A computed fold for an 87-nucleotide RNA from uncultured Anaerococcus sp., annotated as THF (Tetrahydrofolate) riboswitch aptamer. The RNAcentral record of the sequence draws on MGnify. The model forms 94% of the base pairs in the Rfam consensus. The coordinates come from a structure-prediction model, not an experiment, and the mean pLDDT is 78. Rfam family: THF (Tetrahydrofolate) riboswitch aptamer. A reference for the family is Trausch and Batey (2014), "A disconnect between high-affinity binding and efficient regulation by antifolates and purines in the tetrahydrofolate riboswitch", Chem Biol.
RNA sequence: CAGAGUAGAUAGGAAGCAUCAAGUGCUAAGAAAUGGGUUGUUGUUCUUAGACGAAGCUAAGGCUAUGAUUUUCUAUCGCAACCGCUG
Numbered sequence: 001c002a003g004a005g006u007a008g009a010u011a012g013g014a015a016g017c018a019u020c021a022a023g024u025g026c027u028a029a030g031a032a033a034u035g036g037g038u039u040g041u042u043g044u045u046c047u048u049a050g051a052c053g054a055a056g057c058u059a060a061g062g063c064u065a066u067g068a069u070u071u072u073c074u075a076u077c078g079c080a081a082c083c084g085c086u087g
Base pairs, nucleotide, nucleotide: 001087002086003085008077009076010075011074012073013072014071015070016069017067018066019065026050027049028048029047030046031045032044036083037082038081039080040079055064056063057062
């Protein structure tokens, strides 16, 4: 001098769940983890409470579709300072 790596974000694929409304999103309070280390920021997750809140076809099985839906895979993006790591 150059580079890698967190939490996580977005897009696409796959497998599920729900449509008898769970989940997601919003607000408040509390807690937790968050490049290997220290300090710190941002974002994230969890708990409790509150407000709001989402299809069609079919005789049926079911089908199509939907959900700020869950998990996972791939791609892209992804720590401020100092030290550390790789070259």